[in-house]
Molecule: transfer RNA
Organism: Parcubacteria group bacterium Gr01-1014_33
């Protein structure tokens, strides 16, 4: 220097243009137990790496940049 993939909750990852985004685990409250852990209920936690562009409408589609991974040279 080129190519290709990956960036979404504290961590692991789902979400193929359409109500201000969901899951496990983990946290925190309640239940349950003689207690404990393990079930059952709930709640908080994000504006989806960053700026742009298309569009009525963008986590999702282009286009630049970061970062981290893998390839080639």
């Nucleotide at each position: 220097g080129g190519g290709c993939g990956a960036c979404u909750a504290g961590c692991u990852c789902a979400g193929u243009g359409g109500u201000u985004a969901g899951a496990g685990c983990a946290u925190c409250c309640c239940u349950c137990u003689g207690a404990u852990a393990a079930g059952g209920g709930g709640a908080a936690g994000g504006c989806c790496g960053a700026a742009g562009g298309u569009u009525c409408g963008a986590u999702u589609c282009c286009u630049u940049c970061g970062u981290c991974g893998c390839c080639c040279a």